The RNA shown here (Bacterial RNase P class A) has 358 nucleotides and comes from uncultured Jannaschia sp. Taxonomically the source falls in Jannaschia (Bacteria, Pseudomonadati, Rhodobacterales, Roseobacteraceae). RNAcentral holds the sequence, with entries from MGnify. The prediction has a mean pLDDT of 77. Rfam family: Bacterial RNase P class A. From the family's description: Ribonuclease P (RNase P) is a ubiquitous endoribonuclease, found in archaea, bacteria and eukarya as well as chloroplasts and mitochondria. The model forms 94% of the base pairs in the Rfam consensus.
RNA sequence: GGGGGCCGGACGGCCGCGGGGCGCAAGCCCCGAGGAAAGUCCGGACUCCAUGAAGUGACGGUGCCGGGUAACGCCCGGGCGGGGCAACCCGACGGAUAGCGCCACAGAGAACAGACCGCCCUGCAUGCAGGGCAAGGGUGAAACGGUGGGGCAAGAGCCCACCGGGAGGGCGGCAACGUCCUCCGCAUGGCAAGCCCCACCGGGAGCAAUGCCGAAUAGGGAUCGCAUGCCCGCAAGGGCAAGGGUGCUUCGCCCUCGCGAUCCGGGUUGGCAGCUCGAGGUCGCGAAGCGAUUCGCGAUCCAGAGGAAUGGUCGUCGCCGCGGACCUCGCGGUACAGAAUCCGGCUUACAGGCCCUC
Repeated sequence: GGGGGCCGGACGGCCGCGGGGCGCAAGCCCCGAGGAAAGUCCGGACUCCAUGAAGUGACGGUGCCGGGUAACGCCCGGGCGGGGCAACCCGACGGAUAGCGCCACAGAGAACAGACCGCCCUGCAUGCAGGGCAAGGGUGAAACGGUGGGGCAAGAGCCCACCGGGAGGGCGGCAACGUCCUCCGCAUGGCAAGCCCCACCGGGAGCAAUGCCGAAUAGGGAUCGCAUGCCCGCAAGGGCAAGGGUGCUUCGCCCUCGCGAUCCGGGUUGGCAGCUCGAGGUCGCGAAGCGAUUCGCGAUCCAGAGGAAUGGUCGUCGCCGCGGACCUCGCGGUACAGAAUCCGGCUUACAGGCCCUC
């Protein structure tokens, strides 16, 4: 320096809280905020609504490979790329030859472009004219391959070697990929965290969900829309057709002979459930696996408030800092932060201390 884990206050006295149990009562006993309870960013359980299947479309999400998980945008292992001396860390990591779009300014030129400085040749002559060049310099985030050599008037993949790129094949691997060989005109930038294309996934709302009991009032008012037909039946009701519903289509289902929508006004702000027994958690042991994790055994019920409980006070100790040279003494400080349906993650905040490992 990197990676991982844990603690983050303890003890005692007095007084005081919330839940539960025992008790006629007095009272006694047990339990009682987090690693993030935070953010509300993901994924679920659960509740209600919605119309289910197949296809297709819109919209949204994810994006290397293989595993884990109830699931995920999470976790594990691996590949590739990047950062770092390294241990390690990061990755918005499918496609640029399906199409469209953008690359300001500077610069000669920003996609099949291009001559400002410059190099070379010829003519005249110290500067002009003509021709050749894109290797050197400059501009820029980026200049149509890189390094070296040959060649040339000077140069250029013009030629060659290696790197790089493209095509084909062998081997290893489940795969992402890796590695080797052969051939090649020596060659067509970047951005998709621009639209887009491709693959996979996705109904909506949320515990103020929802359900029960009680109570009360004005079983209020206004506006708008639609909707039927036939048959059986005394009637209730049933059947057929037609219409409507769902993004669209097919099938299925539901509704239609009384419903729906909008606005105004009034009543109820009570109680119970949901509510904490779970895809459980924690601790210990064993097995499989590199690991995430899975399986088995044992022990243990671990907060359920309802404007919202864990507090106040005294003393001692722990840790940190300062003063004094030390012992000892004194002073000061002791992080982030408080459950609200629950769980699995991610992200953010955190004084100080301890352990393991590289």